This is a predicted structure of a 530-nucleotide part of an RNA (small-subunit ribosomal RNA, 5' domain) from an uncultured prokaryote.
Model confidence (mean pLDDT): 83 of 100.
RNAcentral holds the full RNA, with entries from ENA.
Context: one part of a larger RNA
RNA sequence: GAUUGAACGCUGGCGGUAUGCUUAACACAUGCAAGUCGAACGGUAACAGCAGAGCUUGCUCUGGCUGACGAGGGGCGGACGGGGUGCUAACGCGUGGGAAUCUACCUUAUAGUGGGGGAUAGCCCGGAGAAAUCCGGAUUAACACCGCAUAAUCUCUACGGAGGAAAAGGGGCCUCUUCUUGAAAGCUCCUGCUAUUAGAUGAGCCCGCGUUAGAUUAGCUUGUUGGUGAGGUAAUGGCUCACCAAGGCAACGAUCUAUAGCUGGUUUGAGAGGAUGAUCAGCCACACUGGGACUGAGACACGGCCCGGACUCCUACGGGAGGGCAGCAGUGGGGAAUAUUGCACAAUGGGCGCAAGCCUGAUGCAGCCAUACCGCGUGUGUGAAGAAGGCUCUAGGGUCGUAAAGCACUUUAAGCAGGGAGGAAGGCUUUGUAGUUAAUACCUACAACGAUUGGACGUUACCUGCAGAAUAAGCACCGGCUAACUCCGUGCCAGCAGCCGCGGUAAUACGGAGGGUGUGAGCGUUAAUC
Numbered sequence: 001g002a003u004u005g006a007a008c009g010c011u012g013g014c015g016g017u018a019u020g021c022u023u024a025a026c027a028c029a030u031g032c033a034a035g036u037c038g039a040a041c042g043g044u045a046a047c048a049g050c051a052g053a054g055c056u057u058g059c060u061c062u063g064g065c066u067g068a069c070g071a072g073g074g075g076c077g078g079a080c081g082g083g084g085u086g087c088u089a090a091c092g093c094g095u096g097g098g099a100a101u102c103u104a105c106c107u108u109a110u111a112g113u114g115g116g117g118g119a120u121a122g123c124c125c126g127g128a129g130a131a132a133u134c135c136g137g138a139u140u141a142a143c144a145c146c147g148c149a150u151a152a153u154c155u156c157u158a159c160g161g162a163g164g165a166a167a168a169g170g171g172g173c174c175u176c177u178u179c180u181u182g183a184a185a186g187c188u189c190c191u192g193c194u195a196u197u198a199g200a201u202g203a204g205c206c207c208g209c210g211u212u213a214g215a216u217u218a219g220c221u222u223g224u225u226g227g228u229g230a231g232g233u234a235a236u237g238g239c240u241c242a243c244c245a246a247g248g249c250a251a252c253g254a255u256c257u258a259u260a261g262c263u264g265g266u267u268u269g270a271g272a273g274g275a276u277g278a279u280c281a282g283c284c285a286c287a288c289u290g291g292g293a294c295u296g297a298g299a300c301a302c303g304g305c306c307c308g309g310a311c312u313c314c315u316a317c318g319g320g321a322g323g324g325c326a327g328c329a330g331u332g333g334g335g336a337a338u339a340u341u342g343c344a345c346a347a348u349g350g351g352c353g354c355a356a357g358c359c360u361g362a363u364g365c366a367g368c369c370a371u372a373c374c375g376c377g378u379g380u381g382u383g384a385a386g387a388a389g390g391c392u393c394u395a396g397g398g399u400c401g402u403a404a405a406g407c408a409c410u411u412u413a414a415g416c417a418g419g420g421a422g423g424a425a426g427g428c429u430u431u432g433u434a435g436u437u438a439a440u441a442c443c444u445a446c447a448a449c450g451a452u453u454g455g456a457c458g459u460u461a462c463c464u465g466c467a468g469a470a471u472a473a474g475c476a477c478c479g480g481c482u483a484a485c486u487c488c489g490u491g492c493c494a495g496c497a498g499c500c501g502c503g504g505u506a507a508u509a510c511g512g513a514g515g516g517u518g519u520g521a522g523c524g525u526u527a528a529u530c
Stems, first nucleotide, its partner, number of pairs: 001530004006526005013376006020368001021334001026332003030329003035076003041072001043069002047067003050063006083286001092211007101203002106199002109196005114148001116146002124137005154163003168191006175184001177182001212258003219249003224246008261283004265276004288309005311322004340366001342365003348362001349360004379409004389400004413471001415466005423457001429450001430448006474519005479500003485514005495502002
């Protein structure tokens, strides 16, 4: 000199853009952070509508009939998104290669979607218990579950063969019939389902090289190193097991100990290099602590399950219950130190859904803090009686100083008033055209008019007007390094100090004042890195 997620002291006008528990991976009150689908299901607890009945005439009852929908059962999603950095010196990360693999949703292609069955929640009934809850009975549905059939360019194969699947839902039309409606058969469109193929995406595995310090850590290792066989896995492999051999690593640092998430980057430096790994992005690992698996395409799963530990609560003492903020806010604690228990799903993105839509503390915004960077302002011109006053003086003067006052202007920003974009693309309805079709239905695609709805921010940005210099300057330093000097007080005292050093009666070095220098909404100090 540059830099910082900074802190402290004094001071403090506005705006924009960023950042904001570096310490206790300490403990957490409260609210929210993952739901959605009735177009797979049986249904109807609540709300609303409709229909009917009763009467007390505005209430009650009945009917799932409709919109919807509690609880249930089913599908998809809760493996993403969000968090902090405890572990880890490792194929964890970075980089470059590899072969023995899987991949829901999505895209592509081919073929199929036939015929059956038995249950079970819920609802209802009964029992035990203080409660939590548990048990029994009857009954019911499905795109839940299980067989049968069929199936190859699928799997296995001893090449003879063997095995192996599925599920329906919605819209519309025509025909029949009791002509209200409902049911049956058929046609058609859309969305699904099953098997396989190819892709895309994501993931698992292996290897070369690189990746902190210590030798006051020198030997380490028995599933250890290799082979054969088997098991296991999506897959290779001591991954696991049986048997066999006795290997494997190490001074080019094994083992042990300490420390640490790694990287793109950040910072400094002319560079080489050093330091660092906040925010943002990629990867790993973790989710009170230790262990385990289940489900699933994917987890050994932050807001899932089971067991042990620590912890909290209820009890009729027999027994039970509960949770996991290293999500967003917020609280206590620790600390020099770090923010609101805010608004909205309008945009972007995600989950579910045919869609409308619902959910989303992701995200978009707002609030707080000079924490950082950037920009603007705190007036402009004129004005010598060089005013008053302060300080100083050789007592003449000098200086603060055109500075002030006065006069003439301006109105940025702040304030008040008015106007006012963009962030919005879409979605719904209607019409038209095209496709599909038996069809002018339906559905899909495109286009258009009109109408309607749609912005948290928001009193938005921006523009215009109004009034008035009005509302806005401090901080550090002045011995040398280092820009800037005098007076008074003090008298080796009080004190200063980054280094040299100053202070013992004329201190430009202490304290105050006047003046000056630097910087400026900041300025200094401390800490840290180069």